This is a predicted structure of an 84-nucleotide RNA (c-di-GMP-I riboswitch aptamer). It was read from a public genome assembly, where an Rfam model found it.

[in-house]
């Protein structure tokens, strides 16, 4: 100096749920709240998942479809602390 594993302190993030707002929905944002997280930082030009307003098909029921979302699913990428 590099890699791997475990772990302490400080600091960080914040699931479910509740309220308000936005949205067709999925979901997002804010406040509260902590299930958890060593990348729960960033990335939706890779895979996967969710939704289906509009569009297409259908007599209807319904089906297909992302140009809408999810990074706390995988992947990619950057990085803090430090006893052994």
């Nucleotide at each position: 100096a590099a890699a791997a594993a475990a772990c302490a302190a400080a600091g960080g993030c914040a699931a479910a749920c509740u309220u308000a707002u936005u949205g067709a929905a999925a979901a997002a944002u804010a406040a509260g709240g902590a299930c958890g997280c060593a990348a729960a930082g960033c990335u939706g030009a890779g895979g996967g998942u969710c939704u289906a307003a509009g569009u297409c098909g259908g007599a209807a029921a319904c089906g297909a479809u992302a140009u809408g979302a999810c990074a706390g699913c995988c992947g990619g990428u950057u990085g803090c602390a430090g006893a052994u």